[in-house]
RNA sequence: UUCAAGCAUCAAGAGUGAGCCUGAGCUCCGCCAACCUGCCUGACCUGGGCAAGGUGGUUAACUCGAUAGAGUGAUGCGGCCGACCGGCAACCAAGCAGGUUCUC
Repeated sequence: UUCAAGCAUCAAGAGUGAGCCUGAGCUCCGCCAACCUGCCUGACCUGGGCAAGGUGGUUAACUCGAUAGAGUGAUGCGGCCGACCGGCAACCAAGCAGGUUCUC
C1' cells in the first nucleotide's frame, strides 16, 4: 500500500458554481452529513453539542423475500513525520446533561 475478514450505517440533507477533459472522471471553491480524530464539566463512561483535522456525500442503493431476514453494492472504522522508541497539527466554533470518581 492492497486485499480479505469483522463491526456500524445506507433515513434525511446539500451547487442548474468554475476549470480541465470528456474516462458520467479529476481539480478548485461552496455546501451537507457527523463515520474516525479532536474540542466542550477537574477526570472517566454514556448521551448531547461543535465541525478544527481525516474520510465521505452533494443522482447509493438494488434484488429476493412475508413487515423477519438474506444477497450484492456503497461509505466509515483519523491524518502527517520518523528505521524503532516516539513526535507533530487539529477553529476566531461550541463551551452541556446523567452516572461514577479524585481533591479541598